[in-house]
Order: sequence, then structure tokens, then C1' cells
RNA sequence: UGGGAGAGCGCGGGAAAGCGGCGACUUUGCCUCUUUCCGCCGCCGAAGGCGCAAUCCACCCGGAAACGCUCAGGCAAAAGGACCGUUCGUGCAAG
Repeated sequence: UGGGAGAGCGCGGGAAAGCGGCGACUUUGCCUCUUUCCGCCGCCGAAGGCGCAAUCCACCCGGAAACGCUCAGGCAAAAGGACCGUUCGUGCAAG
């Protein structure tokens, strides 16, 4: 630098703040919407994390998946994104 998947723009007859509208008329009520927080239900796996171990390996030690879990993260778009391609740089020496 190019590519890059999956799953909710879920619900609350919960809280706070704010824009607007209506009512009331002196201090407040109601409603829509937005943001944040909290709670609940469903779902995804490809940041990170954890587990199994095919395997590398004479052995030990060490490494080890896109498999499994779903703690974390995520579920319109954007962002993020394991990983892959191209180019450049530094280091190492085939674990």
C1' cells in the first nucleotide's frame, strides 16, 4: 500500500442530560427524538485471552491451527479486523 468474513440499526410499561413541541403561568407537567449509563433476551468469531494437540523435533526443552471456548470484543454503514498479496527497510540464521 491493495484485499479481507460472521452475527440485533434487538427489547425495557429503567436512570440521567439535552434539542424540539404542547399544556400551564412562576415553577412546573406531558410527549417525540438524541446521547450516555443500567438491566434483559438472542446471536457471531478473525483484535486480545484460554483450552485440545495434528505436527516441527533423535529426546528434553521450546514452538505450534483459521480446531474448541466465548472471559474480553463484536452483531446497518463507517471504524476495527486474524490473515493474504506487492514493495521497501532492519535483524537473525533455518526452532
Model confidence (mean pLDDT): 79 of 100. The RNA shown here (Glycine riboswitch aptamer) has 95 nucleotides and comes from Candidatus Accumulibacter. The source organism's lineage runs through Bacteria, Pseudomonadati, Pseudomonadota and Betaproteobacteria. The model forms 82% of the base pairs in the Rfam consensus.